Model confidence (mean pLDDT): 81 of 100. This is a predicted structure of a 73-nucleotide RNA (transfer RNA) from a Candidatus Shapirobacteria bacterium. Rfam family: tRNA. By type it is a transfer RNA. It was read from a public genome assembly.
[in-house]
RNA sequence: GGUCCGGUGGCGAAGUGGCUAACGCGGCGGUCUGCAAAACCGCUAUUCAGGGGUUCGAAUCCCCUCCGGACCU
Numbered sequence: 001g002g003u004c005c006g007g008u009g010g011c012g013a014a015g016u017g018g019c020u021a022a023c024g025c026g027g028c029g030g031u032c033u034g035c036a037a038a039a040c041c042g043c044u045a046u047u048c049a050g051g052g053g054u055u056c057g058a059a060u061c062c063c064c065u066c067c068g069g070a071c072c073u
Stems, first nucleotide, its partner, number of pairs: 001072007010025003018056001026044006049065005
């Protein structure tokens, strides 16, 4: 230098054109309890790496850039 894969809440991770962006862990509040743990309920993403474009509509498609990984030279 080239090709390919990936970047989504504090962490892991699904979603690949229209829905309120699932789910698990964590955190906060509540119920329960003598107190706690467990269990259960609720809350926790105006920014889906950044910018631009396409579209009535973009996390999702296209282009550029940044970051991480694999392979090739």